[in-house]
Context: one part of a larger RNA
RNA sequence: AGACGGGGACCUACACAAGCGGUGGAUCACGUGGCUUAAUUCGACAGUAAGCGAGGAACCUUACCAGGGCUUGACAGAUUAUUGACGACACUUCGAAAGAUGUGUUUACCCGCAAGGGACAGUAGUCCAGGUGCUGCAUGGUUGUCGUCAGCAGGUGGCUUGAGUUGCUCCCUUAAAUGGGGUAACCUGCGCAACCCUUGUCCUAUGUUUCAUGUGUCAUGGGAGACUGCCUGGGACGACCAGGAGGAAGGUGAGGAUGACGCCAAAUCAGCAUGGCCUUUUGAUGCCCUGGGCUGCACACGUGAUACAAUGGAGCCGACAAUGGGACGCGAAAGAGUAAUCUGGAGCUAAUCCUAUCAAACGGCCCCCCAAUACGGAUUGAGGUCUGAAACCCGACCUCAUGAAGCCGGAAUCGCUAGUAACCGCAGAUCAGCCACGCUGCGGUGAAUAUGUCCCUGGGUCUUGUACU
Numbered sequence: 001a002g003a004c005g006g007g008g009a010c011c012u013a014c015a016c017a018a019g020c021g022g023u024g025g026a027u028c029a030c031g032u033g034g035c036u037u038a039a040u041u042c043g044a045c046a047g048u049a050a051g052c053g054a055g056g057a058a059c060c061u062u063a064c065c066a067g068g069g070c071u072u073g074a075c076a077g078a079u080u081a082u083u084g085a086c087g088a089c090a091c092u093u094c095g096a097a098a099g100a101u102g103u104g105u106u107u108a109c110c111c112g113c114a115a116g117g118g119a120c121a122g123u124a125g126u127c128c129a130g131g132u133g134c135u136g137c138a139u140g141g142u143u144g145u146c147g148u149c150a151g152c153a154g155g156u157g158g159c160u161u162g163a164g165u166u167g168c169u170c171c172c173u174u175a176a177a178u179g180g181g182g183u184a185a186c187c188u189g190c191g192c193a194a195c196c197c198u199u200g201u202c203c204u205a206u207g208u209u210u211c212a213u214g215u216g217u218c219a220u221g222g223g224a225g226a227c228u229g230c231c232u233g234g235g236a237c238g239a240c241c242a243g244g245a246g247g248a249a250g251g252u253g254a255g256g257a258u259g260a261c262g263c264c265a266a267a268u269c270a271g272c273a274u275g276g277c278c279u280u281u282u283g284a285u286g287c288c289c290u291g292g293g294c295u296g297c298a299c300a301c302g303u304g305a306u307a308c309a310a311u312g313g314a315g316c317c318g319a320c321a322a323u324g325g326g327a328c329g330c331g332a333a334a335g336a337g338u339a340a341u342c343u344g345g346a347g348c349u350a351a352u353c354c355u356a357u358c359a360a361a362c363g364g365c366c367c368c369c370c371a372a373u374a375c376g377g378a379u380u381g382a383g384g385u386c387u388g389a390a391a392c393c394c395g396a397c398c399u400c401a402u403g404a405a406g407c408c409g410g411a412a413u414c415g416c417u418a419g420u421a422a423c424c425g426c427a428g429a430u431c432a433g434c435c436a437c438g439c440u441g442c443g444g445u446g447a448a449u450a451u452g453u454c455c456c457u458g459g460g461u462c463u464u465g466u467a468c469u
Stems, first nucleotide, its partner, number of pairs: 001469002003466003007463007015453002019416005026306008034297002042053002064292007073128001077127008087106005093100002109118003130279002133277003139273002141268003144264001146262001151190006157166003170181003196256004201224007227250001230244005308409001312368002315365004324355003329348002334343003375406001380401007422445007
């Protein structure tokens, strides 16, 4: 000088407290461990792994396994020799396919009169290709975390024999090393804040769509507005704090993007790149294919969905959104079917048409009457629909039947401070289809509580102890 302390002081955060809703019990879905397996490909493991990489495992993907094949190779460049085609289409034989075999048809560019040369392709050979093989403890790049915490560092000067220290300590203040005061310090850089985007109010220009027109809810631009600016009180007359006025908005208005120096030899050689090592043939760690596996099930953990009901369930009727997506697409009207869906094909390259009468919770009427039930929907049987060469392993959906556990969950534990939690639905990416109850967004309804900082956890500053570095 650090690091640490079941040392101290001060401060701070949904850290606790005050509240609201959950998890832990049930069933199912997904992920993980374990077990099993020919293979159940690999990575991720306290916080900072476990609905994570994967924003889509039937084939493909696919890296794994079994079997069948290829060896200059599925892919790239160079070079030598040689052929003139290669390819496409049809057919034959073998085959699970990959591929091998044979026959037929057809087919050619540039320079050049031509010979020939080039281009292209095949065959044989030579340099080589290839590797999701190993090492994230050789690396780049990227990322998580402490943490959007307020810190981190330098110049000159001062102090010290020196390592170092001061500045950055102290008082007040702040969300903030934010600012004010003081001070052997004075400045500066990276961070903080601001500049950027969205949203809330007003003015203004334009007006495709909408609409009968006009208008401008709205859309796209431009501008105004908030600055502790004004008042009162407190305070060192300061920074600032408390209250008030006006205002759509008040003290950072709300949200986002933005993540300092560094820490964990943190994560990733399987996104990509890359050093080194290994492998490269007659049984490859390369390449192609068929089938299987990644979905296996005594069990354990994590994340969710649905429930256990009357603030509810069933039926009929009636309202009100926003974000998005759509030409190999969205697909209306009309018709068929109990339905999934089918027929149909208008319109739309989309403020115009479709998704989409755009929604559900909500409101009205009525049934149920506390029961494992008209709660709950797992499981199973049967019949269908759709996608796709193909739904056995292993898809989703519909109808009928079946109707399990579950009566609010031990110890323990999580999230959230306002348009938030909770409840309700809608859209999108991926995508032929979908195991989505996931994720990312969007709107609808819309709370309770915060006396406070003794305690738990994380963090910051100063200080103290130390036999640790």
Molecule: small-subunit ribosomal RNA, 3' major domain
Organism: Minisyncoccota bacterium